Transfer RNA from an Acidimicrobiales bacterium, 73 nucleotides, folded computationally. Rfam family: tRNA. Rfam describes the family as follows. Transfer RNA (tRNA) molecules are approximately 80 nucleotides in length. RNAcentral holds the sequence, with entries from ENA. Taxonomically the source falls in Acidimicrobiales (Bacteria, Bacillati, Actinomycetota, Acidimicrobiia).
RNA sequence: UCCCCGUUAGUCUAGAUGGUCAGGAUAGGCGGCUCUCACCCGCCAGACCCGGGUUCGAUUCCCGGACGGGGAA
Numbered sequence: 001u002c003c004c005c006g007u008u009a010g011u012c013u014a015g016a017u018g019g020u021c022a023g024g025a026u027a028g029g030c031g032g033c034u035c036u037c038a039c040c041c042g043c044c045a046g047a048c049c050c051g052g053g054u055u056c057g058a059u060u061c062c063c064g065g066a067c068g069g070g071g072a073a
Base pairs, nucleotide, nucleotide: 001072002071003070004069005068006067007066010026011025012024013023019056028044029043030042031041032040049065050064051063052062053061
């Protein structure tokens, strides 16, 4: 320098050929249970890397960038 892949809650991760409330696990908060804690049960809050384009509408498609991983020279 070039090519490929990835980026979604604190952490791990699912997802779509564009429109419903973006789902799960874990961590966190509250309540129940318990003599107490833990376990267990219920509830709550929490996320689409950035910019631009296309579109009535983009987290999803397209272009560029950043970061991470792999490869070529």